The RNA shown here (TPP riboswitch aptamer (THI element)) has 110 nucleotides and comes from an uncultured Verrucomicrobiota bacterium. Its Rfam family is "TPP riboswitch aptamer (THI element)". From the family's description: Vitamin B(1) in its active form thiamin pyrophosphate (TPP) is an essential coenzyme that is synthesised by coupling of pyrimidine and thiazole moieties in bacteria. Model confidence (mean pLDDT): 75 of 100.
RNA sequence: CUCACACGUUCGGGGAGCCGCUGAAGGGCGGCUGAGAGUUCCGCGCCAGCGGGAGACCCGUCGAACCUGCCCCGGGUCAUGCCGGCGAAGGGAAAUGCGCGACGUCUUCA
Repeated sequence: CUCACACGUUCGGGGAGCCGCUGAAGGGCGGCUGAGAGUUCCGCGCCAGCGGGAGACCCGUCGAACCUGCCCCGGGUCAUGCCGGCGAAGGGAAAUGCGCGACGUCUUCA
């Protein structure tokens, strides 16, 4: 001096399942796993849902956040990506500041 590493700021990416009760329906109440299970607002609708904004949570190449494979396979559960496999598979969203600091690099002295 600096890779790594940690943190901040801004920007960006992503998901929202299963079961029970109740209701004509929109929905409401409760339970399970999890960081998070649609919180709030707006629009559309054939009332299954779809789209957008903000917020929470997680993740951003150090990339298992998340998607595909997958209406997959094995186990387990009232049930469900609930657990494991698949997975050294494929895809997937970054700039900058600051701190520390090598077993690395450069210079000087002995």